[in-house]
RNAcentral holds the full RNA, with entries from ENA. Predicted 3D model of a 1219-nucleotide part of an RNA (large-subunit ribosomal RNA, half B) from a Pseudomonadota bacterium. It matches the Rfam family "Bacterial large subunit ribosomal RNA". NCBI's taxonomy places the organism under Bacteria, Pseudomonadati, Pseudomonadota.

Context: one part of a larger RNA
RNA sequence: CCCCCGCUAAGGAACUAGGCACAAGGGCCCCGUAACUUCGGGAUAAGGGGCGCCCCUCGGGGUGAAGGAGCACGCCUCCGGAGCCCUGGGGGGCCGCAGCACAGCACCUCUGGGGACUGUUUAACAAAAACACAGCUCGCUGCGAAGGGGAAACCCGACGUAUAGCGGGCGACGCCUGCCCAGUGCCGGAAGGUUAAGGGGAGGGGUGCAAGCCCCAAACUGAAGCCCCGGUGAACGGCGGCCGUAACUCUAACGGUCCUAAGGUAGCGAAGUCCCUUGUCGGGUAAGUUCCGACCCGCAUGAAAGGCGGAACCACCGGAGGACUGUCUCGGCGGGGGGCUCGGUGAAACUGCAGGGCCUGUGAAGAUGCGGGCGACUCGCGGCGGGACAAAAAGACCCCGUGAAGCUUUACUGCAACCUGGCACUGGACUGGGGUCGUGGCUGUGUAGGAUAGGUGGGAGGCGAUGAAGCGGGGGCGCCAGCCUCCGUGGAGCCAACGGUGAAAUACCACCCUUCCGCGGCCUUGGCCCUAACCCCGGUGGGGAAGCCGGGGGACCGUGCCUGGUGGGCAGUUUGACUGGGGCGGUCGCCUCCUAAAAGGUAACGGAGGCGUCCCAAGCUCCCCUCAGGGCGGAUGGACAUCGCCCGCAGCGUGCAUGGGCAGAAGGGGGGUUGACUGCGAGGCCCACAGGCCGAGCAGAGGCGAAAGCCGGGCCAAGUGAUCCUACGGUUCCUCGUGGGAGGGCCGUGGCUUAGCGGACAAAAGCUACUCCGGGGAUAACAGGCUGAUCGCGCCCAAGAGUUCCCAUCGACGGCGCGGUUUGGCACCUCUAUGUCGACUCGUCCCAUCCUGGGGGUGAAGAAGCUCCCAAGGGUCAGGCUGUUCGCCUGUUAAAGGGGUACGUGAGUUGGGUUCAGAACGUCGUGAGACAGUUCGGUCUCUAUCUGCCGCGAGCGCAGGAGGCUUGAGGGGAGCCGUCCCUAGUACGAGAGGGCCGGGACGGACCGACCUCUGGCGUCCCGGUUGUCCUGCCCAGGGCACCGCCGGGUAACCAUGUCGGGACGGGAUAAGCGCUGAAAGCAUCUAAGCGCGAAGCCCACCCCAAGACGAGGCCUCCCACGGCGUAAGCCGGUAAGGCCGCAGGGAGACGACCUGCUGAAGCGGCCGGAGGUGGAAGGCGGGUAACCGCUGGAGCCGACCGGUGCGCAUCGGCCGAGG
Repeated sequence: CCCCCGCUAAGGAACUAGGCACAAGGGCCCCGUAACUUCGGGAUAAGGGGCGCCCCUCGGGGUGAAGGAGCACGCCUCCGGAGCCCUGGGGGGCCGCAGCACAGCACCUCUGGGGACUGUUUAACAAAAACACAGCUCGCUGCGAAGGGGAAACCCGACGUAUAGCGGGCGACGCCUGCCCAGUGCCGGAAGGUUAAGGGGAGGGGUGCAAGCCCCAAACUGAAGCCCCGGUGAACGGCGGCCGUAACUCUAACGGUCCUAAGGUAGCGAAGUCCCUUGUCGGGUAAGUUCCGACCCGCAUGAAAGGCGGAACCACCGGAGGACUGUCUCGGCGGGGGGCUCGGUGAAACUGCAGGGCCUGUGAAGAUGCGGGCGACUCGCGGCGGGACAAAAAGACCCCGUGAAGCUUUACUGCAACCUGGCACUGGACUGGGGUCGUGGCUGUGUAGGAUAGGUGGGAGGCGAUGAAGCGGGGGCGCCAGCCUCCGUGGAGCCAACGGUGAAAUACCACCCUUCCGCGGCCUUGGCCCUAACCCCGGUGGGGAAGCCGGGGGACCGUGCCUGGUGGGCAGUUUGACUGGGGCGGUCGCCUCCUAAAAGGUAACGGAGGCGUCCCAAGCUCCCCUCAGGGCGGAUGGACAUCGCCCGCAGCGUGCAUGGGCAGAAGGGGGGUUGACUGCGAGGCCCACAGGCCGAGCAGAGGCGAAAGCCGGGCCAAGUGAUCCUACGGUUCCUCGUGGGAGGGCCGUGGCUUAGCGGACAAAAGCUACUCCGGGGAUAACAGGCUGAUCGCGCCCAAGAGUUCCCAUCGACGGCGCGGUUUGGCACCUCUAUGUCGACUCGUCCCAUCCUGGGGGUGAAGAAGCUCCCAAGGGUCAGGCUGUUCGCCUGUUAAAGGGGUACGUGAGUUGGGUUCAGAACGUCGUGAGACAGUUCGGUCUCUAUCUGCCGCGAGCGCAGGAGGCUUGAGGGGAGCCGUCCCUAGUACGAGAGGGCCGGGACGGACCGACCUCUGGCGUCCCGGUUGUCCUGCCCAGGGCACCGCCGGGUAACCAUGUCGGGACGGGAUAAGCGCUGAAAGCAUCUAAGCGCGAAGCCCACCCCAAGACGAGGCCUCCCACGGCGUAAGCCGGUAAGGCCGCAGGGAGACGACCUGCUGAAGCGGCCGGAGGUGGAAGGCGGGUAACCGCUGGAGCCGACCGGUGCGCAUCGGCCGAGG
């Protein structure tokens, strides 16, 4: 020193994030208990009283002796109540500080939040407000149930059946649960749209002499899904803005307007939700970022991710109070176990090497190891933890990786599952619908016309007893005139031609259009019935596969193949780069200018702008013309219309940015045209490649021009995209035996905001605080460094104010510095780890000084201030709130200074904040999740090698050896301040007030020492007492129970106690004040010289100190041995002296230090005294007893003060001089 434990004066939470921990409370009986309440509770509420021992007495309970009675004679029955045991009440008495005397055994109250409750949970950092829960609600499920597991068989559900099962949400109970169906989801919807395979086959292709074969394929048909139409919120979810308005003001019941699917109702509200915010008011407190009650401006409440209440409950989370305390002021003492010493046993991490200091500088920017200076004899032991960017863990934060994993979703792509159509297993009837083809029939009204004329052609005939006209009736159509048809009647004609009307002429026939009808083939679809596939149930004496029989379902279901859809249920992946870290933002290709340093080129998240086209003329050619602006003139005409003259090298124009150009035009106009050509291309420029750019000339065919000639787009420099793939046009190329064809090549052209623009794929987003790996100090957060914008401080100028007056004081607009505490910038050490805020503890330094000290100025009367100068010696408070630093507040103070020290200090502590995993709220997000937003919870590592520091030794040295006493080079400590009184109510002042200087008294805090006093402790010094065991019992004692508990207490050690300290004084100074005094005939405190002048400096005071290697001084003691050696020296025995040993110590870890060792009082014992307990035992006496009195200030009695040889320090050994 650490751990566990006991006690503690006065105070009593002042501690702290927080009463954490401790203390306290605690049992039984009795009394007595509030709000509130779901009437159960709350309740052991709270708060009180009693409790031991002895004696007497009255009850209750148990057992039941003696004795008695009876008979059935038994271990019988009844009566009887003694004794013993348990227990309640009453009365009287006894002792102590204390009677649940030990042990054991809820602290309580008030008030919020959350969750109803008992329960459950992250085994090992989270026990919770999280989960669960009864109950409410929504959805699904009719039984081979839904749902779940499985490849299937099969199983669970359930040997259950809607009062059942499954899934979701909410979460007892009470009162309630608004509006929105636009989006998404779900549910419904026989129409319509879209839609796959399949059906269908117009049409087309290949080949072939052909028949044919093969291929492509439109219409039409053809599910689910989607679209569409509805419904649905206790489905996912959502639930506005602006402006105005009332006779003070404020506010707005009221109005206007825009938007929406609808604009948040009740309730609640600065909340577990409120940023601003410590909102405002009230309460509580001396003081309240917390808390409670209100208000409502709800950043960003709100109704089953329920809203608001709410008794009871809770190791939950806030706030307050009482009690109580060592949590604290502020510590102290004691006990035990470690530590330390000795003996025994005996690890580990770590370790480049070490001979391992401080300061300062330097250095990859924080040095034991480099430079300089300083310090420093060698070696240990006990301690402390500042450093060794200590150890541990290849940083978890951050970034990076075309790393990983888990999770999400309306990322991409798949898969299961499910839905869906076709075909198969798959059969028979009946009856409807649709399509198509064939066939038969019917329908067809402009006007005109006898009339309801479909088109074209043919056509002079056609129909009729197989029944014409007419008439009656039925049906269909209808333009309402009629048309078609059937039945009946009727019994012989009717229609056309002609004519007339018209675009067209009727009978009849043929082919066809259109509407509808019939029939047939094919395709398709609905309904209903059947039973035999298929499925289920049952039966055949029991079990039993198949079969059989009966029943139910039934060609459905189911399964296989093909098809479309749905599809985070599951899987694999993607989710860019640059970047003064990353993210967010911005950017990514091309053109122009500047940067760019006079060739070219040249970077930055440098400064400015453009492009992703346009034009058939805005191209080519030939010819012609000259602008903008200004002056003057001119009807309407103006500043500006058009016209004339003059000036006008260019300021106009040139499609679009900029630059460079351009009138001898590249600008403006006109004519003719298509060179906006085909095939090439000498030679060059740019350039890593890819590629970009210029280009005369040749050939062909052209345009313009008389011609020379010009023309392969545009005044030039932007207007863009490789390769693959694919399409179209062309082609003398290839063609798997041959010929074709399919397919390909080649030439031309099209399809990319492949804009992340040299283009990873045709096709891709997110979260991770559950995370992981590899890397980085190539890169962020802390700290350091550099910088100093910002920040702090100062200075210059002086507009101004200060009545006047810049400078007593303040100082605008501006300017210049210093500092390195802020916020930053930079990214230099550290990412194989430099622990991060605040608190506590302990310092240390700076001064730009908060106080105290000295001074100048003052708008200084005094007192009190303001301001500046000097000055760092010392000092610089306690609380309330909050994690806070800070700040605000309360009360003090001489003052309550500012900074540095890795925002000093976590191998010193804490762990409230921040910053892992749990959970909640608000908000954002579809979601996983996220938030310098909030909220509750959340593992801080026994051993110190070196250095450093605090202590303690050993060795050697200090030129002989010793014992004492000292000097002080040097170092350290200390250094503070107030109040009152006197001078003096004086100086000053109108007064109020009120000094300087000087003197004195008393204090606070701090420091040192001490124990007389006041107190604490005092583990056995004395006593009391509970329970129990023991000494056989009584008596008296002993052990254990925290020293059992309790009351006292000597010494020692302590503080709250006592005493002392800072001083006085001297020297040299600071600012400042002076003397003399020149330079500079003056002036001047200064230049020479001299004097004053601070708590500061040096000394003085206290302490350490000669390893002060510069090793000092003084006094005293020991002495002139032996051997070897030339000598230096070596060896031996001694001296003074020392050591060992022993007895001890207010000394001490061990060493050391101090005392003593028989010629001795060192320790123990004994004796005496002091002192503490407080009246022993025994005896006697009293009392029924508990107990009391006397003997007797008794007995006992550690450490204190003495005395005394009774015991132990015996006897001895060793070392030790230039002699």